[in-house]
């Protein structure tokens, strides 16, 4: 020095242009219990950054930051 794939909640994943970003697990919190624990019942919490197209952008386009692969 090229190219190719990621980046969402705390973790592990959904959502590939459309209304309120959705689930499970962890965590708070009630109930149950003599007490834990499990199950139940409730609720907190996320798009990597900046700019662009677009009525509308997790999603498409550019840089730029990081994580993996691959070639020289």
């Nucleotide at each position: 020095c090229c190219c190719c794939u990621c980046g969402u909640a705390g973790u592990u994943c959904a959502a590939u242009g459309g209304a309120u970003a959705g689930a499970a697990c962890a965590g708070c919190g009630g109930a149950c219990u003599u007490c834990u624990a499990a199950g139940c019942c409730g609720u907190u919490g996320a798009u990597g950054g900046a700019g662009g197209u677009u009525c509308g952008a997790u999603u498409c386009c550019u840089c730029c930051c990081g994580a993996g692969g691959g070639g020289a």